[in-house]
RNA sequence: UGGGGGUGACGGGAUUUUUCUCAUAUAUGCUCGGGAAUAGGGCCCGAGUGUCUCUACCCGGAAACCGUAAAUUUCCGGACUAUGGGAAAAAUCCUCCUUUCG
Numbered sequence: 001u002g003g004g005g006g007u008g009a010c011g012g013g014a015u016u017u018u019u020c021u022c023a024u025a026u027a028u029g030c031u032c033g034g035g036a037a038u039a040g041g042g043c044c045c046g047a048g049u050g051u052c053u054c055u056a057c058c059c060g061g062a063a064a065c066c067g068u069a070a071a072u073u074u075c076c077g078g079a080c081u082a083u084g085g086g087a088a089a090a091a092u093c094c095u096c097c098u099u100u101c102g
Stems, first nucleotide, its partner, number of pairs: 002101001005098002011095015026056001029049007041066002050057001058078007
């Protein structure tokens, strides 16, 4: 220095997986097209745009507004995805100790 066997409670390290958390992106946003409902209603389908960005672009609620038309508005709560940082748990291996062989 390398290999094999035994031990392996605590601690330390590595790897993998999972979970939590923070940051950035995006505002779960915006612009159109087609269709649908109508105050017991206010939706459905599709396209584009937005991100040094893949994906997603919805759900629930509250208030308003529209006097029957074709159009919704504001607010509250909720994430998912991409990348990076941090934390925790579990598993495996190593560290450590002992013995033996080359």